Model confidence (mean pLDDT): 82 of 100. SAM riboswitch aptamer (S box leader) from Polaribacter ponticola, 111 nucleotides, folded computationally. The model forms 97% of the base pairs in the Rfam consensus.
Order: sequence, then structure tokens, then C1' cells
RNA sequence: AUGUUAUCAAGAAAGGCAGAGGGAUUAGACCCAAUGAAGCCUUAGCAACCCUUUAGAAAUAAAGAAGGUGCUACAUUCUACCUAAAUGUUUAUAAUUUGGAUAGAUAACAA
Repeated sequence: AUGUUAUCAAGAAAGGCAGAGGGAUUAGACCCAAUGAAGCCUUAGCAACCCUUUAGAAAUAAAGAAGGUGCUACAUUCUACCUAAAUGUUUAUAAUUUGGAUAGAUAACAA
């Protein structure tokens, strides 16, 4: 890097170094940021994918948090695509809501 499966409106921040950007990418919108962004380090926390224990034939359920990841502004910040549905309109477009797809993130597994 690729594939498969699952999840993505819940939850959880302080300090130090640093010094101008950041919220994945492109565009638009909306935000965060010298009352200190990104990044790195320390400590703390959240969650429970792997994991541990118990029950079970299994599916699974309950409990846990030592270890491997992950995460700790905003829904994956929102929109973009659709012979989709609803609302709306004289009709069509635009718009709003919902659903789905694509893309992305994380985990486990595979060759």
C1' cells in the first nucleotide's frame, strides 16, 4: 500500500518545549488559534477494537482495565454525488429534511 468485517451525533485535558498555523484532501461555508495553532514530550483521563474473567455447545451476555492500539473543540464541523423518498412550487430549478453511495478515520483479521 491492498482486501474483508465492524464502528464513526456518546465519552474524556492539564503541564512543559515550540512559535503560526489548524479543523484529511479540492472548492465553498462555518469555526479554532499570540488569552499560543501544528508538531514533540510528560502526566492524567475516555472508550472497550484486540485482550482478561465468568456463564454458554455456539451465537452471545455480564464484569474488568494489567497489556497492544485508538481517542480527549465543533456530527468524520457542514455541504458537494444519487433515475432515491418526503416537504415545497402552476411547472421546473433552487431550498429543507431523511436515506443511500463515494471518500476518510480507527480497530481486528488476511495474503